[in-house]
RNA sequence: GGGCCUAUAGCUCAAUGGUUAGAGCAGAGAACUCAUAAUUCUUUGGUUUCCGGUUCAAGUCCGGAUGGGCCCA
Numbered sequence: 001g002g003g004c005c006u007a008u009a010g011c012u013c014a015a016u017g018g019u020u021a022g023a024g025c026a027g028a029g030a031a032c033u034c035a036u037a038a039u040u041c042u043u044u045g046g047u048u049u050c051c052g053g054u055u056c057a058a059g060u061c062c063g064g065a066u067g068g069g070c071c072c073a
Stems, first nucleotide, its partner, number of pairs: 001072007010025004018056001027043005049065005
């Protein structure tokens, strides 16, 4: 320098172009216990990386930028 893949909650990941983007872990509160841990219940938490485009409608499709990974030279 070129090609491919990828970016969604604090972390790891789901989500057929169509209702209000969810789960596990983590965090907070409660129950239980003399107390702690474990367990159970409830619950907070989102600029879906950014800029544009297509569409009645975009996390999802298209183009570009940026970051990360892999391969070639």